[in-house]
RNA sequence: GCGGCGGUGGUGGAACGGUAGACACGAUGGAUUCAAAAUCCAUUGGCCGAGAGGCCGUGAGGGUUCGAAUCCCUCCCGCCGUA
Numbered sequence: 001g002c003g004g005c006g007g008u009g010g011u012g013g014a015a016c017g018g019u020a021g022a023c024a025c026g027a028u029g030g031a032u033u034c035a036a037a038a039u040c041c042a043u044u045g046g047c048c049g050a051g052a053g054g055c056c057g058u059g060a061g062g063g064u065u066c067g068a069a070u071c072c073c074u075c076c077c078g079c080c081g082u083a
Base pairs, nucleotide, nucleotide: 001082002081003080004079005078006077007076010025011024012023018066026044027043028042029041030040031039045056046055047054048053059075060074061073062072063071
């Protein structure tokens, strides 16, 4: 250089073009306990807001589409193969 696969919350990792982050781990709060461990319940991307709610968010930038993590183009990064 060429070819293939991948990049999504704090971590691993799901997600036919139609509620982004299921599920697990972790974290925080609570229940339980003399105290803990285990177990159970709730919450857990960011910003604005008293709240209701709103806006943004899938490596970066564009495009297609009513609608994109998903399809197309360019670029960046990682892994594998190849001369």
Transfer RNA from a Solirubrobacteraceae bacterium, 83 nucleotides, folded computationally. It matches the Rfam family "tRNA". Rfam's curators write: Transfer RNA (tRNA) molecules are approximately 80 nucleotides in length.